[in-house]
RNA sequence: GCCUCCAUAGUUUAAUGGUAAAACGCAAGCAUGGUAAGCUUGAAUUGUAAGUUCGAUUCUCACUGGAGGCACCA
Numbered sequence: 001g002c003c004u005c006c007a008u009a010g011u012u013u014a015a016u017g018g019u020a021a022a023a024c025g026c027a028a029g030c031a032u033g034g035u036a037a038g039c040u041u042g043a044a045u046u047g048u049a050a051g052u053u054c055g056a057u058u059c060u061c062a063c064u065g066g067a068g069g070c071a072c073c074a
Base pairs, nucleotide, nucleotide: 001070002069003068004067005066006065007064010024011023012022013021018054026042027041028040029039030038047063048062050060051059
């Protein structure tokens, strides 16, 4: 330098055009003599910027970051 893949909540992963979900974690409450476990509720998420579309996490392009492969130089 070229090619391929990946980027979603604090963490690990779903959703693949129709307004994003689960587990663990976190907060509050219930319960307990108290703690843990348990039960209920809640907060929190699509890397950045454009394009296509009525509508984009999803499709296209660029960039950023990461992983792998190939090539070149030494």
A computed fold for a 74-nucleotide RNA from an Acholeplasmataceae bacterium, annotated as transfer RNA. Rfam family: tRNA. Rfam's curators write: Transfer RNA (tRNA) molecules are approximately 80 nucleotides in length. RNAcentral records the identical sequence in 2 taxa. NCBI's taxonomy places the organism under Bacteria, Mycoplasmatota, Mollicutes, Acholeplasmatales, Acholeplasmataceae.